Molecule: c-di-GMP-I riboswitch aptamer
RNA sequence: GUACGAUAAUAGCAAACCCGCCGAAAGGCGGCGACGCAAAGCUACAGGGGCUAACGCGGAUUGCAGUACCAAUCAACCGCUAUGCCAGCCAGUUGCCGAA
Numbered sequence: 001g002u003a004c005g006a007u008a009a010u011a012g013c014a015a016a017c018c019c020g021c022c023g024a025a026a027g028g029c030g031g032c033g034a035c036g037c038a039a040a041g042c043u044a045c046a047g048g049g050g051c052u053a054a055c056g057c058g059g060a061u062u063g064c065a066g067u068a069c070c071a072a073u074c075a076a077c078c079g080c081u082a083u084g085c086c087a088g089c090c091a092g093u094u095g096c097c098g099a100a
Base pairs, nucleotide, nucleotide: 004098005097012037013036018031019030020029021028022027035088041093042092043091047090048089049086050085051084054083056080057079058078059077060073061072062071063070
C1' cells in the first nucleotide's frame, strides 16, 4: 500500500413508534428514542434498482337523443408519465482504528 474486519481501543451515526413543522404524495427537517451500522460519511439527469404522481396525457363524466367527431370538466374512480424523492438496496468516492 492492497485486501480483510476482534466480544480490541477511541470516537461516531441512529431504524421503528410517538410529537411538531414542510410537502399533493413519496419523502425531508427538528425533538424523543435505539433496530441496527466499519463507512448507516458524501454523491440522486448524464450507473443499475426502488418509491410517489401534484401538473400533464388517456380512460371517465357532461354538452347529447344512439354512435362517431368536436367542446367542456376534473367532484369521484382507474391507468400512464419525473420536472419530485430514496445511498439504512446495489454502486461510485473519500476516510478512522489494527487482532487474526